Background:
Small-subunit ribosomal RNA, 5' domain from Motilibacter deserti, 496 nucleotides, folded computationally. Its mean pLDDT, the model's own confidence on a scale to 100, is 87. Taxonomically the source falls in Motilibacter (Bacteria, Bacillati, Actinomycetota, Actinomycetes).
Context: one part of a larger RNA
RNA sequence: GGACGAACGCUGGCGGCGUGCUUAACACAUGCAAGUCGAGCGGACCCUUCGGGGUUAGCGGCGAACGGGUGAGUAACACGUGAGCAACCUGCCUCUGGCUUCGGGAUAAGCCCGGGAAACCGGGUCUAAUACCGGAUAUGACCUGCUGCUGCAUGGUGGUGGGUGGAAAGAUUUAUCGGCCAGAGAUGGGCUCGCGGCCUAUCAGCUUGUUGGUGGGGUAGUGGCCUACCAAGGCGACGACGGGUAGCCGGCCUGAGAGGGUGGACGGCCACACUGGGACUGAGACACGGCCCAGACUCCUACGGGAGGCAGCAGUGGGGAAUCUUGCGCAAUGGGCGGAAGCCUGACGCAGCGACGCCGCGUGGGGGAUGACGGCCUUCGGGUUGUAAACCUCUUUCAGCAGGGAAGAAGCCGUAAGGUGACGGUACCUGCAGAAGAAGCACCGGCUAACUACGUGCCAGCAGCCGCGGUAAUACGUAGGGUGCAAGCGUUGUCC
Numbered sequence: 001g002g003a004c005g006a007a008c009g010c011u012g013g014c015g016g017c018g019u020g021c022u023u024a025a026c027a028c029a030u031g032c033a034a035g036u037c038g039a040g041c042g043g044a045c046c047c048u049u050c051g052g053g054g055u056u057a058g059c060g061g062c063g064a065a066c067g068g069g070u071g072a073g074u075a076a077c078a079c080g081u082g083a084g085c086a087a088c089c090u091g092c093c094u095c096u097g098g099c100u101u102c103g104g105g106a107u108a109a110g111c112c113c114g115g116g117a118a119a120c121c122g123g124g125u126c127u128a129a130u131a132c133c134g135g136a137u138a139u140g141a142c143c144u145g146c147u148g149c150u151g152c153a154u155g156g157u158g159g160u161g162g163g164u165g166g167a168a169a170g171a172u173u174u175a176u177c178g179g180c181c182a183g184a185g186a187u188g189g190g191c192u193c194g195c196g197g198c199c200u201a202u203c204a205g206c207u208u209g210u211u212g213g214u215g216g217g218g219u220a221g222u223g224g225c226c227u228a229c230c231a232a233g234g235c236g237a238c239g240a241c242g243g244g245u246a247g248c249c250g251g252c253c254u255g256a257g258a259g260g261g262u263g264g265a266c267g268g269c270c271a272c273a274c275u276g277g278g279a280c281u282g283a284g285a286c287a288c289g290g291c292c293c294a295g296a297c298u299c300c301u302a303c304g305g306g307a308g309g310c311a312g313c314a315g316u317g318g319g320g321a322a323u324c325u326u327g328c329g330c331a332a333u334g335g336g337c338g339g340a341a342g343c344c345u346g347a348c349g350c351a352g353c354g355a356c357g358c359c360g361c362g363u364g365g366g367g368g369a370u371g372a373c374g375g376c377c378u379u380c381g382g383g384u385u386g387u388a389a390a391c392c393u394c395u396u397u398c399a400g401c402a403g404g405g406a407a408g409a410a411g412c413c414g415u416a417a418g419g420u421g422a423c424g425g426u427a428c429c430u431g432c433a434g435a436a437g438a439a440g441c442a443c444c445g446g447c448u449a450a451c452u453a454c455g456u457g458c459c460a461g462c463a464g465c466c467g468c469g470g471u472a473a474u475a476c477g478u479a480g481g482g483u484g485c486a487a488g489c490g491u492u493g494u495c496c
Base pairs, nucleotide, nucleotide: 001496002495003494004493006492007491008490009489010488013361014360015359016358017357018356019354020353021319026317027316028315030314031313032312035062036061037060040059041058043056044055045054046053047052069272070271071270079196080195081194082193083192084191085190088189089188093185094184095183096182097181098180099179100178101135102134103133104132110125111124112123113122114121115120141164142163143162144161145160146159147158148157149156150155170177171176172175198244199243200242205235206234207233210232211231212230213229214228215227216226217225247269248268249267250266251262252261253260254259274295275294276293277292278291297308298307299306300305325351327350328349329348333347334345335344336343337342364394365393366392367391374385375384376383377382398437400432401431402430403429404428408423411420412419413418440485441484442483443482444481445466446465447464451480452479453478454477455476461468462467
């Protein structure tokens, strides 16, 4: 000098765009943050022009594994980068081929009864389905016989017989939405490997599922992943093992670069969701607003038993030098469901608060010397503040008031006309009035740009370093003047 998610002191006019718990991954009142489909199903209730329409608890489907938060843990194939999988999975979407057949038994809701303070639970009985189950058929799958082609090893990929077991669902209404099997694609994921990026040797030896093999199990899948047996291996000064610290990267800051520092916002990946453990469902989770168990904590209770998890958005307490509104809207973008209308969406779009940052603008322009008054200094002549003010003239940005007033709307609804904007009466445009409402902060001994007076008298104080102050202090305090920045200016902290 530059930089900052800053804080503190003094000061503070406007706007745009950003940004805002770095500390206690401390505890949380309250509201909201994930639903949707009646064109899957049977009921119940309401309306009815008797054609039908509406609402919906339950069964069922899809979604809830996305989106949003946080950085605790993690020194690891976690991340980055490059490669591999002949060892794998992939709902919704696209394309291709084929199929969509015949049956069955339940159950929730409902009704009846009962238990409980509640959360809820139990028994009986009735019923539906795109819920569940069985049969048929089926390229494919698995086992097996014969056979072709081929690879970097294990091997891969075809043809043709035999055997085993395996599909489907309808709805609305006449055209759609679906269902099943197989193949391909796309997307998303899983696994493996090379290389790369912290400190510590005052950590030197570490290791028994340990290292390898065989059989078996498990998985979508390779694998000591798990297990039995066998062998005795494996790693290490090119730093194993241990300890400390830490999410990683794109980037960001600095620097001429090399490098150093850093990982807040935004984007990618990972990990976590009160703490620890576990699985279930599912295409996908070992699942933030799902389940079970244990623990700590909080709450309710009729003491028998129950309920909860803001590291979602706001908000509260606490901690702290320190960090915002319990706002508006789904109009846009995106997401879930739906044929659609639409519903949901604290994602998101906006608004609010904070000079926290960057950028822009303004606080007036021109003229004006008896160089006024006042202040300060003075060698008492004067000098300086200073064209500064007054005064004359001009302008009106911004703020204020008044009138007009968007784009963002593609889309969607509607036969059509037309309707649909949170922001917002905002931006913007026009007009009105009047210089009118808008300047501070630090410094002035040297480094370093800017000097005098008074007060003080090694006191009070200053100070980044050198150092100032003990009676003329340009170094303390005040004033005048000056210098530098300016809606900021200084200080502190941290990095280069």